[in-house]
Description
The RNA shown here (FMN riboswitch aptamer (RFN element)) has 117 nucleotides and comes from a pig gut metagenome. Its Rfam family is "FMN riboswitch aptamer (RFN element)". The literature on the family includes a 2002 paper in Nucleic Acids Res by Vitreschak et al., "Regulation of riboflavin biosynthesis and transport genes in bacteria by transcriptional and translational attenuation". The coordinates come from a structure-prediction model, not an experiment, and the mean pLDDT is 76.
C1' cells in the first nucleotide's frame, strides 16, 4: 500500500412490528485442537503442508462513570489411554443509537479494528 462480518424464508397478532408471538438463519482475529488428508524418506511415537471452536484461552469493534468499569453463552451420550475443540444430540449468547420492544432491519460506518498479505 492491499484486504479484513455474516443472518429473519414462511406465518399469527395489529392501525402499525424483518422489533412482539410460531417458526426461519449468522458466526470476526489469533492461539490450542491425543485425529483425519496429502507430500517427502531417513520408515519414525518422523518430518513437512494446508484445513478444523460462536459458547478454552486471549484479543478486537461498540458503550463508558474512563477504572482492574460494562458489554455473551454448553451440557449430556459416544469413541478413546487421554476430549473444553472430534462424533451425536440438546441446548445458550450475540454493544450503542432510532423505530411497536431489534444479533439479523436504519445509523455512528464510503469509519476505526484484532490480525492477514
Nucleotide at each position: 500500500c492491499u484486504c479484513a462480518g455474516g443472518g429473519c424464508a414462511g406465518g399469527g397478532u395489529g392501525c402499525g412490528a424483518u422489533u412482539c408471538c410460531c417458526g426461519a438463519c449468522c458466526g470476526g482475529u489469533a492461539g490450542u485442537g491425543a485425529u483425519g488428508a496429502c507430500g517427502g524418506c531417513a520408515u519414525g511415537a518422523c518430518c513437512g503442508u494446508a484445513u478444523a471452536a460462536g459458547u478454552c484461552u486471549a484479543c478486537g469493534a461498540g458503550c463508558u462513570a474512563a477504572g482492574u468499569g460494562c458489554a455473551g453463552a454448553u451440557a449430556u451420550g459416544g469413541u478413546g489411554a487421554g476430549a473444553a475443540u472430534c462424533c451425536a444430540u440438546a441446548a445458550c449468547c450475540g454493544a450503542c443509537a432510532g423505530u411497536a420492544c431489534a444479533g439479523u432491519c436504519u445509523g455512528g460506518a464510503u469509519g476505526a479494528a484484532a490480525g492477514a498479505g
The RNAcentral record of the sequence draws on MGnify.